[in-house]
């Protein structure tokens, strides 16, 4: 500079183009317990940004951006 791939919760990964974006850990809070861990129950939070396609877009298309790889 040129190609591929990737981007969803604080982490790690799901989610045919269509019901409220879910799950595990992590945080918070009750409960249990002399107290902690454990366990049980809640709760708490996200689709990179912009356009497009389509009655419908986390999903397909396209620009930028960010990250990884390979090549020069």
């Nucleotide at each position: 500079c040129g190609g591929c791939c990737u981007g969803u919760a604080g982490c790690u990964c799901a989610a045919c183009g269509g019901u409220c974006a879910g799950a595990g850990c992590a945080g918070c809070u009750u409960g249990c317990u002399u107290a902690u861990a454990a366990c049980a129950a809640g709760c708490c939070g996200a689709c990179c940004a912009g356009a497009g396609u389509u009655c419908g877009a986390a999903u397909c298309u396209c620009u930028g951006c960010g990250g990884g790889c390979c090549g020069a």

Description: Predicted 3D model of a 72-nucleotide RNA (transfer RNA) from a Roseiflexaceae bacterium. It matches the Rfam family "tRNA". By type it is a transfer RNA. Model confidence (mean pLDDT): 81 of 100. RNAcentral holds the sequence, with entries from ENA.